Context: one part of a larger RNA
RNA sequence: UGACGGGGACCCGCACAAGCGGUGGAACAUGUGGUUUAAUUCGAAGCAACGCGAAGAACCUUACCAGGGCUUGACAUCCCGAGAACUUUCCAGAGAUGGAUUGGUGCCCUUCGGGGAACUCGGUGACAGGUGGUGCACGGUUGUCGUCAGCUCGUGUCGUGAGAUGUUGGGUUAAGUCCCGCAACGAGCGCAACCCACGUUGUUAGUUGCCUGCAAGAACCUGUUCUUGUAGUGCUCUCUAGCGAGACUGCCGGUGAUAAACCGGAGGAAGGUGUGGACGACGUCAAAUCAUCAUGCCCCUUAUGUCCUGGGCUACACACGUGUUACAAUGGGUAGGACAACGAGCAGCCAGCCAGCGAUGGCGAGCAAAUCUCUUAAACCUACUCCCAGUUCGGAUCGCAGUCUGCAACUCGACUGCGUGAAGUCGGAAUCGCUAGUAACCGUAGAUCAGCACGCUGCGGUGAAUACGUUCCCGGGUCUUGUACA
Numbered sequence: 001u002g003a004c005g006g007g008g009a010c011c012c013g014c015a016c017a018a019g020c021g022g023u024g025g026a027a028c029a030u031g032u033g034g035u036u037u038a039a040u041u042c043g044a045a046g047c048a049a050c051g052c053g054a055a056g057a058a059c060c061u062u063a064c065c066a067g068g069g070c071u072u073g074a075c076a077u078c079c080c081g082a083g084a085a086c087u088u089u090c091c092a093g094a095g096a097u098g099g100a101u102u103g104g105u106g107c108c109c110u111u112c113g114g115g116g117a118a119c120u121c122g123g124u125g126a127c128a129g130g131u132g133g134u135g136c137a138c139g140g141u142u143g144u145c146g147u148c149a150g151c152u153c154g155u156g157u158c159g160u161g162a163g164a165u166g167u168u169g170g171g172u173u174a175a176g177u178c179c180c181g182c183a184a185c186g187a188g189c190g191c192a193a194c195c196c197a198c199g200u201u202g203u204u205a206g207u208u209g210c211c212u213g214c215a216a217g218a219a220c221c222u223g224u225u226c227u228u229g230u231a232g233u234g235c236u237c238u239c240u241a242g243c244g245a246g247a248c249u250g251c252c253g254g255u256g257a258u259a260a261a262c263c264g265g266a267g268g269a270a271g272g273u274g275u276g277g278a279c280g281a282c283g284u285c286a287a288a289u290c291a292u293c294a295u296g297c298c299c300c301u302u303a304u305g306u307c308c309u310g311g312g313c314u315a316c317a318c319a320c321g322u323g324u325u326a327c328a329a330u331g332g333g334u335a336g337g338a339c340a341a342c343g344a345g346c347a348g349c350c351a352g353c354c355a356g357c358g359a360u361g362g363c364g365a366g367c368a369a370a371u372c373u374c375u376u377a378a379a380c381c382u383a384c385u386c387c388c389a390g391u392u393c394g395g396a397u398c399g400c401a402g403u404c405u406g407c408a409a410c411u412c413g414a415c416u417g418c419g420u421g422a423a424g425u426c427g428g429a430a431u432c433g434c435u436a437g438u439a440a441c442c443g444u445a446g447a448u449c450a451g452c453a454c455g456c457u458g459c460g461g462u463g464a465a466u467a468c469g470u471u472c473c474c475g476g477g478u479c480u481u482g483u484a485c486a
Base pairs, nucleotide, nucleotide: 001486002485003483004482005481007480008479009478010477011476012475013474015470016469019434020433021432022431023430026325027324028323029322030321031320032319033318034316035315042053043052064311065310066309067308068307069306070305073127077126078125079123080122081121082120083119086103089100090099091098092097107116108115109114129300130299132298133297134296139293140289141288142287143285145283150189151188152187153186154185155184156165157164158163169180170179171178195277196276197275198274200245201244202243203242204241205240206239209235210234211232212231213230214229215228216227217226218225219224220223248271251265252264253263254262255261327427331386332385333384334383335382336381337380343374344373345372348367349366352363353362354361355360393424398419399418400417401416402415403414404413440462441461442460443459444458445457446456
C1' cells in the first nucleotide's frame, strides 16, 4: 500500500421488510447430468453452464457411427498433353461411381501451319485439406463485479524509502455531483450532457392518409348509419415525417454558512436525471470461445483429408434446471356484439366464390404495397346453460380415418376429425421475479424456415397491491481500526 475480520461509523441496491404472482407436487415440452449405445458429434459448469452456441437435427445441416468408394484430391495457384463450352439417351449400382452413346463446333489473333482466353478431361510434383490438439502461446469478440462511482497522471510539497498528499475533512447529490475549507494547483479516463424513441406544440408538405359533397345499394328506430363508386383551386381535424419551440431549480416562499443544495408552491403536456434505450472507466476471474473468423507451435497426409447410402445427434430404471397446460364457478360450453399496435409479403401475401364437419383443396381478383393481402385480435360485454362432481374441470396417452410440406414423414414433422379420457382437488424443506402503465392476465407480429415454436425478439389490450422502516440476510461504496496474511 492492499486484502481480510462472526471490528466500528456513514450510505446505497426488489438486499431485507410490506405486498402481488410464481417455482419446488402433476402431465407434457425443452436443456443438462447419468446410464445405455456401433454412434448417441462438440463446446458451455456456482452467481456469470443447464428453452445456452442452435434465429428452427427427417435427407442436407453434421462435425458422430456402420458400410461402399477416391488419393494432386470436394476447394486454390503453377506446369505438360488432349478436347470449345455444353448437351441427349441407355445399362449396372443403395448411391457415390463405372461403362456405352447423340448433337455441337463458338470468341480473339493469324504468315491459314498454328497460337491464345475461358471451361472440361488426363498426368507429374510443388502443394491442397483437417469442426485434429493446445483459449494455460495469442488476436478479435463476449460474460461478470457494475451503470457500481470509482481509477489515475503532471508539477509542487512531505517522507531515508516503500509511499503519502491531491482523492482526506464539513455539507450535499443518483454520481470523485456541486459548494466550502485545506500544501496543494491543475489535468485525463469514467459520472452528467451531446445520440435514439415516447409525451405537448408550431411550421412545412397533403397521396395511397383524413375531410366534405354527389350518385347507387343496404339496414332499420324514417332521418340517420354503413358499403361501393366518383368529384374537390378541401388539408380545419386524425395521421404521416422533416425542421423548430419547450424544462433551465428559470420564478415565488421557507430551511441552510449569505454557499452548494433541500422542502413546499405557482405556471405548465411534462418538474427537479420527465420516462425508456444505446452508451460499460482502471482493472478482476490464466472467466468463455482454436467449432464464427484469424493465428503461433504440435499432430494426420491412400488419412485425423474427401464423396456417398443408411443410421445417430430424437435412446431411457433415474436426478436437476427452465417453461407450457391445469387442478376449475373471478370458471367451462354455446350464440351474438366491440375495440389495437409493431411488423411481413412476388419461387411471396393471398381477397372473394365454390367443395369439405375440419385441417385444406379448386377457381381466381388485387398488391413489390400509408393503396392490396396476411388481419375475424383475445381477454372484454350481453343472453342462455352447467350446480361443485375427478365433473360439460383437466387434457396426457392410445386407436382409426385424413390434410399439407417435401425425392422422401418407419426410425423422426406439423395440423385436422371421430373415439379414448391418465395424473392432477393449489403443492414439504426450500426458493424466484416485480416499485407503475410496472407485476399479473390477454392476444398478436417477426426472425430462423420447404415443413416444424409451449422457445426467442418485439408489439399493443386490461391493469393492480405494497414500501412503517434499515435491526437482520445478500451484494456494493467511503472513512477508520486490528492483523503472526501478500

The part of an RNA shown here (small-subunit ribosomal RNA, 3' major domain) has 486 nucleotides and comes from a Candidatus Gastranaerophilales bacterium. It matches the Rfam family "Bacterial small subunit ribosomal RNA". Its family is annotated with ribosome and structural constituent of ribosome in the Gene Ontology.